The RNA shown here (glmS glucosamine-6-phosphate activated ribozyme aptamer) has 158 nucleotides and comes from Halolactibacillus halophilus. Rfam family: glmS glucosamine-6-phosphate activated ribozyme aptamer. Rfam links the family to the GO terms regulation of gene expression and catalytic activity. Rfam's curators write: This entry contains a glucosamine-6-phosphate activated ribozyme that is found in the mRNA for GlmS. GlmS is an enzyme that uses fructose-6-phosphate and glutamine to generate glucosamine-6-phosphate. The ribozyme catalyses self cleavage of the glmS mRNA that is thought to regulate GlmS activity. The organism belongs to Halolactibacillus, within Bacteria. Its mean pLDDT, the model's own confidence on a scale to 100, is 75.
RNA sequence: UAAAAGUAUACAGCGCCAGAACUACACGGACGGUGUAGUUGACGAGGAGGAGGAGUAUCGAACGUUUCGGCGGAUGCCUCCCAGUUGUCACUCCAACUGUAAGCUAUAAAUAAAACAAAAAGGUGACUUUUUGGCCAAUAUUUAUCGUAAGAGUACAA
Numbered sequence: 001u002a003a004a005a006g007u008a009u010a011c012a013g014c015g016c017c018a019g020a021a022c023u024a025c026a027c028g029g030a031c032g033g034u035g036u037a038g039u040u041g042a043c044g045a046g047g048a049g050g051a052g053g054a055g056u057a058u059c060g061a062a063c064g065u066u067u068c069g070g071c072g073g074a075u076g077c078c079u080c081c082c083a084g085u086u087g088u089c090a091c092u093c094c095a096a097c098u099g100u101a102a103g104c105u106a107u108a109a110a111u112a113a114a115a116c117a118a119a120a121a122g123g124u125g126a127c128u129u130u131u132u133g134g135c136c137a138a139u140a141u142u143u144a145u146c147g148u149a150a151g152a153g154u155a156c157a158a
Stems, first nucleotide, its partner, number of pairs: 014072004019068001020040008043060003049081005082099006090154004103148002106145005116133007
């Protein structure tokens, strides 16, 4: 490097750990010490046309000592391109919008997990995993209803 077989994974609020906190053991012997091996380190909702760029990338829940601190990545953002929707056939420009769904606005409705409680399993331990019960969001979206904005040119036809 190629092939075959097996295993794991099939991934983005995601992964990681040199700080920190905590645990076990050993050493030392009273210093919140040293060493080794470990544990913890963000709860879900939402998010991908392509390329490039920048770099504290949306929303709430819980907590109120670590969801502390840091690193990397990232579906967000910007620019351009591609393909489209609406502006009453077509094409081009323009405006807004969409990336299987598409103008703007308002109102209403719909949808979470962790936490917490109980039980089981693993670990000497810090702690981890699973099951059952379990209350409550916001953004965006969807649905319904109300209101409202809707160009220019070319060509064709009359």